[in-house]
Context: one part of a larger RNA
RNA sequence: CUGGGCGUAAAGGGUGCGUAGGUGGUCGGGUAAGUCUGAUGUGAAAUCCCGCAGCUUAACUGCGGAACUGCAUUGGAUACUAUCUGACUGGAGGGUUGGAGGGGAGACUGGAAUUCUCGGUGUAGCAGUGAAAUGCGUAGAUAUCGAGAGGAACACCCGUGGCGAAGGCGAGUCUCUGGACAACUCCUGACGCUGAGGCACGAAAGCUAGGGGAGCAAACAGGAUUAGAUACCCUGGUAGUCCUAGCUGUAAACGGUGCGCAUUUGCUGUGAGCGGAAUCGACCCCGUUCGUGGCGAAGCUAACGCGUUAAAUGCGCCGCCUGGGGAGUACGGUCGCAAGAUUAAAACUC
Numbered sequence: 001c002u003g004g005g006c007g008u009a010a011a012g013g014g015u016g017c018g019u020a021g022g023u024g025g026u027c028g029g030g031u032a033a034g035u036c037u038g039a040u041g042u043g044a045a046a047u048c049c050c051g052c053a054g055c056u057u058a059a060c061u062g063c064g065g066a067a068c069u070g071c072a073u074u075g076g077a078u079a080c081u082a083u084c085u086g087a088c089u090g091g092a093g094g095g096u097u098g099g100a101g102g103g104g105a106g107a108c109u110g111g112a113a114u115u116c117u118c119g120g121u122g123u124a125g126c127a128g129u130g131a132a133a134u135g136c137g138u139a140g141a142u143a144u145c146g147a148g149a150g151g152a153a154c155a156c157c158c159g160u161g162g163c164g165a166a167g168g169c170g171a172g173u174c175u176c177u178g179g180a181c182a183a184c185u186c187c188u189g190a191c192g193c194u195g196a197g198g199c200a201c202g203a204a205a206g207c208u209a210g211g212g213g214a215g216c217a218a219a220c221a222g223g224a225u226u227a228g229a230u231a232c233c234c235u236g237g238u239a240g241u242c243c244u245a246g247c248u249g250u251a252a253a254c255g256g257u258g259c260g261c262a263u264u265u266g267c268u269g270u271g272a273g274c275g276g277a278a279u280c281g282a283c284c285c286c287g288u289u290c291g292u293g294g295c296g297a298a299g300c301u302a303a304c305g306c307g308u309u310a311a312a313u314g315c316g317c318c319g320c321c322u323g324g325g326g327a328g329u330a331c332g333g334u335c336g337c338a339a340g341a342u343u344a345a346a347a348c349u350c
Stems, first nucleotide, its partner, number of pairs: 004321003007304002012318001014201004021194003025088007033081002035077008049065006091191001092188003095184004103177007110154001115149007125136002162169002206247006215241002220236004258317006266295011299306002323350003332343004
């Protein structure tokens, strides 16, 4: 090289955009590079293979043939690939109309609750637990009423419901803004798919600078529990959690399932459109497109299970795997303020 795989056995990159590359719809025409075919030249000899012969045989040797799967030149073929050229509309993109949505960013606003402050009422407890204690309270707490401050999060609606590439997104209003979908089939005319590097985004925690700080709460302190208790439980409590600007770049970043296209029985729920029938109108009903669930034909699978949202059947492209440990470690490189991230072995051992 050929070959086998990646839901759970080792193995899908966290996600997208996109460069090189790979790959690519339909119908003509030209060329003939790949491809196929003829001829010529060459492919030393020996070796290998076949036949015959010579040493008593064999090994060995001699003769003849075949072969040397290759290369070059030249003639031809044109289905496929390539290339040039002309055209097409089904792929792709655009246009018009329209509705849905926690998609993103900024600004402003709102109510409930916790905490705190002030004032009123009021008196001896409150809080907490399995039980307690630490803690708070006669300097008047808890409870209750009124006023105020401040920060964070948005109950019900809320739904295997919606949107987003993923991470993720949920009070309300306004402004700016991205994408998807449906109907029409008007325009362009293969403009497509994938994507090594690259670039961008990327939960939480963490870091830098400046703010903010109600609640919660690593660390820490105290009280319990216990043989001990550096825990689980309780009382406190600082970073942090929040905002702005930057860094970090990782997760069970999971559907543990890469992206795209095509083909292949069905039933049922739900979200968004469109059409039909019906109706005063809407709902219900029927059809259809896109999304999201459940169950299941064939088929697949080691089984579990998957099953038009495939793990079925095929094609294109990328990533990754090759016994366990050592180890996602060491060394080196790159990145980072650091923490560390990324790339990534070996000895040894079973």